The part of an RNA shown here (small-subunit ribosomal RNA, 3' minor domain) has 145 nucleotides and comes from Desulfofundulus thermobenzoicus. Rfam family: Bacterial small subunit ribosomal RNA. Its family is annotated with structural constituent of ribosome and ribosome in the Gene Ontology. Taxonomically the source falls in Desulfofundulus (Bacteria, Bacillota, Clostridia, Eubacteriales).

Context: one part of a larger RNA
This record gives sequence, structure tokens and C1' cells, in this order.
RNA sequence: CACCGCCCGUCACACCACGAAAGCCGACAACACCCGAAGCCGGUGAGCUAACCGCAAGGAGGCAGCCGUCGAAGGUGGUUUGGGUGAUUGGGGUGAAGUCGUAACAAGGUAGCCGUAUCGGAAGGUGCGGCUGGAUCACCUCCUU
Repeated sequence: CACCGCCCGUCACACCACGAAAGCCGACAACACCCGAAGCCGGUGAGCUAACCGCAAGGAGGCAGCCGUCGAAGGUGGUUUGGGUGAUUGGGGUGAAGUCGUAACAAGGUAGCCGUAUCGGAAGGUGCGGCUGGAUCACCUCCUU
């Protein structure tokens, strides 16, 4: 810069962060099932065997081997939790300037505002209830001169 003022919302454009979202990706946790190393334990032990018993044959004991329980890693499945990504979509913020209107600020040209219902490109309109943080006019009460 002071009504040639101020100012509201939709819309268009640009950028930013956020939410929703079919799906996709990997992580954690527990569970179920599969497989099952080493090793311990149990069973078996026809093969092997210096110490003990026995003159010897053999026996006791031990070992290999085999079987089983437990068992790490691994695999499969669905689930929980949290994360990333995601076509599209929703409002929000900011922006020089733009589009449509003009809702609010003066009685802002229908006083405004609050709640609610409903309607409308948008600000918003209408109905009902409430408030004065309403102007004007009239009346009443009080105060001052």
C1' cells in the first nucleotide's frame, strides 16, 4: 500500500511427506512331519580276543559288527509377528502465477456463529434448536456532565 481493501473453497499445474491397496520379496519365532552325523545309553553279539579261572578243552570279561531310544545340521508344510516393494487410490502441506464463483470481515448488501439433518461444481444454501462475540429504531433502569 488503508474497500480499486481483505478474504474462502472447488478445479488445473509442480514438488514434498503420509495413509489404503490385489500382489511380490526376504527376515524372526514357535509348531507339525521327514531325514538323521558324532556320541551316550540299552539290546544282540554265530566273528575276534594278551593279563582272570582252568593242565587242556573251554569259561568269565572285553572288542568288532548289527538293532533301537535320545540326538545337531538339513528338508517340507501351514501359521504368528514385524519389515521392504507395489499398478492404482485417498486426503494433507507448500508454491510465483492461473480457473470458477463471492461464503466471511461494514447491517459485507439474506446479521454472524454453534449443534444437527438435508441439498449443491465450490465456497455454501435451506430446515430445526441455541448464543450475542449483532447494527439500526423505540422503550425502561442506572451512572456521569